[in-house]
Context: one part of a larger RNA
RNA sequence: CUUCCGCUAAGGAACUAGGCAAAAUGGCCUCGUAACUUAGGGAGAAGAGGCACUUGAGAUUGUGGGUAACUGCAAUAGCAAGUCGCAGAGAGUAGGUCCAGGCGACUGUUUACCAAAAACACAUGACUCUGCAAACUUCUAAAGAGGAAGUAUAGGGUCUGACGCCUGCCCAGCACCGGAAGGUUAAGGGGAGCCGUGAUGAGCGGUGAACUGAAGCCCCGGUAAACGGCGGCCGUAACUAUAACGGUCCUAAGGUAGCGAAAUUCCUUGUCGGGCAAGUUCCGACGUGCAUGAAUGGCGUAACGAUCUGGACACUGUCUUAGCGGGAGGCUCG
Numbered sequence: 001c002u003u004c005c006g007c008u009a010a011g012g013a014a015c016u017a018g019g020c021a022a023a024a025u026g027g028c029c030u031c032g033u034a035a036c037u038u039a040g041g042g043a044g045a046a047g048a049g050g051c052a053c054u055u056g057a058g059a060u061u062g063u064g065g066g067u068a069a070c071u072g073c074a075a076u077a078g079c080a081a082g083u084c085g086c087a088g089a090g091a092g093u094a095g096g097u098c099c100a101g102g103c104g105a106c107u108g109u110u111u112a113c114c115a116a117a118a119a120c121a122c123a124u125g126a127c128u129c130u131g132c133a134a135a136c137u138u139c140u141a142a143a144g145a146g147g148a149a150g151u152a153u154a155g156g157g158u159c160u161g162a163c164g165c166c167u168g169c170c171c172a173g174c175a176c177c178g179g180a181a182g183g184u185u186a187a188g189g190g191g192a193g194c195c196g197u198g199a200u201g202a203g204c205g206g207u208g209a210a211c212u213g214a215a216g217c218c219c220c221g222g223u224a225a226a227c228g229g230c231g232g233c234c235g236u237a238a239c240u241a242u243a244a245c246g247g248u249c250c251u252a253a254g255g256u257a258g259c260g261a262a263a264u265u266c267c268u269u270g271u272c273g274g275g276c277a278a279g280u281u282c283c284g285a286c287g288u289g290c291a292u293g294a295a296u297g298g299c300g301u302a303a304c305g306a307u308c309u310g311g312a313c314a315c316u317g318u319c320u321u322a323g324c325g326g327g328a329g330g331c332u333c334g
Base pairs, nucleotide, nucleotide: 001329002328003327004326005325006324007323008322010320011319014318019315027051028050029049030048031047036041038162052083053082054081055080056079059076060075061074062073063072064071065070084088096313097312098311099310100309101308102307103305104304108120109119125159126158127157128156129155130154136146137145139144163300164299165298166297168230169229170228173227175223176222177221178220179219182218183217184216188212189211193207194206195205196204197203231249232248233247234246235245258292259289270286271285272284273283274282
């Protein structure tokens, strides 16, 4: 010097991206326990006290002795008096706690070897396909098999993701479903004609108009918890400002309820309030939403989380700022 461990005056997060790491808490009994809540929880909330040993008199329970009065033993929870130590859950084992917010309801699952999460799954909801030789299946899609020894309260696919309150407008585009009058349309049917051969014949061969001719497409409707989409300009009220109101252009329709500088806000450290002596983070508001928004779900939400963010108490060598001690290694000498 490296590494592992123990202790430390005063301070106590000043360290740092961040209390990372460490410290602290820790058992049993008694008391006590808030907001909120889906009334189950939250909760071991928080917080407070007790705990060893000796002696004594009782109590309760169990089990013996005795005819009975009574008496022996064991256990349990208290009461009283005392003993020892710095310390009685004496070592070891052995929750730190609280407040607020984001996300995801939850228990689960995952990148074997850098990611455990807000990702996946999930119960729930919805749409759609499927009448059974079911739909569906890259199972050598052949037979057969699974689906299923099931039968629409079933099975497949897709989206959503407990629960509560809800889920607005648009079918023009694209997609799917339905319709069948008309238009278009292949092979095929049809055969007016024409050509070759032959002899301007017959026959044979070739070519071939009209007409006929399915689905599809065009067409007519429906469907958005299908893919998706959800405007601009100008003016106007008796201060000013703003615009309930009016005009105009465009559109399939012009974003409703909610939420909103947000896991979304560029300008931006927006502005105001809170917290701090001081706060680009955080919380509460505002709304001028660059570029929120309703099952690509919207907004809430108790409980839950090795989740993420901010704050507080306790605690500490994280730090001010280092020091001492121990184990192992290195180094020097042999």
Annotation:
This is a predicted structure of a 334-nucleotide part of an RNA (large-subunit ribosomal RNA, domain IV) from a bacterium. The sequence was found in a public genome assembly.